The part of an RNA shown here (small-subunit ribosomal RNA, 3' major domain) has 463 nucleotides and comes from a metagenome. The full RNA is in RNAcentral, with records from SILVA.
Context: one part of a larger RNA
RNA sequence: UGACGGGGGCCCGCACAAGCGGUGGAGCAUGUGGUUUAAUUCGACGCAACGCGAAGAACCUUACCAGCUCUUGACAUUCACUGAUCGCCUGGAGAGAUCUGGGCCCUUCAGUUCGGCUGGCGUCCACACAGGUGCUGCAUGGCUGUCGUCAGCUCGUGGCGUGAGAUGUUGGGUUAAGUCCCGAACGAGCGCAACCCCUGUGAGUAGUAGAUGAUCUACCCAGACUGCCGGUCGCAAACCGGAGGAAGGCGGGGAUGACGUCAAGUCCUCAUGGCCUUUAUGUCCAGGGCUACACACGUGCUACAAUGGACGGUACAAACCGCUGCGAAGCCGCGAGGUGGAGCUAAUCGCAAAAAACCGUUCUCAGUUCGGAUUGCAGGCUGCAACUCGCCUGCAUGAAGCUGGAAUCGCUAGUAAUGGCAGAUCAGCAUGCUGCCGUGAAUACGUUCCCGGGCCUUGUACA
Repeated sequence: UGACGGGGGCCCGCACAAGCGGUGGAGCAUGUGGUUUAAUUCGACGCAACGCGAAGAACCUUACCAGCUCUUGACAUUCACUGAUCGCCUGGAGAGAUCUGGGCCCUUCAGUUCGGCUGGCGUCCACACAGGUGCUGCAUGGCUGUCGUCAGCUCGUGGCGUGAGAUGUUGGGUUAAGUCCCGAACGAGCGCAACCCCUGUGAGUAGUAGAUGAUCUACCCAGACUGCCGGUCGCAAACCGGAGGAAGGCGGGGAUGACGUCAAGUCCUCAUGGCCUUUAUGUCCAGGGCUACACACGUGCUACAAUGGACGGUACAAACCGCUGCGAAGCCGCGAGGUGGAGCUAAUCGCAAAAAACCGUUCUCAGUUCGGAUUGCAGGCUGCAACUCGCCUGCAUGAAGCUGGAAUCGCUAGUAAUGGCAGAUCAGCAUGCUGCCGUGAAUACGUUCCCGGGCCUUGUACA
């Protein structure tokens, strides 16, 4: 100087408390451990691994397994050779990769400055080399997580100390803030804040919107600064109250992550040192596996019902997406869906029905008209192909489950809870993820305690 203390003081945070809803019990989905397996590819492991990499494993992906192949190679550069060898059509063997034939094309394989110059395809020989999702994240770059959007981390000069170092940065107030003020180093930098984006109010301009208007959309301005008043304070910073105002003291949300910590994560995004491999740890192919299942854990979905289930009627969104696409009306089908093809390169057309809500009818407390797992049959869609192993529909079946032990999680307002919609990935596949809007609470006395953090101080046999 730090770190630590079941030392002290001050102060924060959904940290506790006050509340609301969950998880832990059930079924299923998904990830992980374990076990199994020829293989169940690999990585991630307290917070900060476990719906994580993966924004989508039937083949492909794919890295794994057993098997069939190839060996200058699937890919790159270089040397040499050829002009129908490329290309198109068509046989045979084979699971395919691949192997083996036939036909067409030969007055040009293409370009050209007309020099067999350049490029592409093909063949051959080996040597150089290619290749490696092989190892090392404790050799690395880059990127990322985390403490933590916590308020800190430092420097120059000066003066202090033999020196490590300290001062400044401590102190008195104040703040979300090392924010600002005062004071007995002066200044400065990285952070804080502001500048950026969205949103809340109004004006103007314009319209693919709209009925002139309102609304909506786009652009551009105005508006909020403790500016005004009162009080408190040292009459400083600031705090409390008020006015006006759509909004008041950071208005709300986002982006933004200091010096550093964890030899944190990633050599399987990429790049890269070293090591290893080179008829294989490379490469091609078809099949299987990543989807197994006595079990254990995490994260979720659906429920256990009457604030509900079923049936009928009737309203109100936002945001996004669409040409290999979205696909209307009509018709067929109980339905998934099929047919159809209008319109739309989209404020014009479409996806599109928003759902909860509201109004009626019914059920009457039951393992039920709750709940929907599981299973049988019949279909639909995508796709070469749904057996291993997709999603959806109809009929039948109708399991556990009557609110969940110890324990534990989220949330302070348009939030929690609850309801639906869209998008990325994507042929198909979403209870996950990322967004959007609808309905819309309760509670916070307070900081004693639990957890994490900041500042000062104190002790230390620790570094």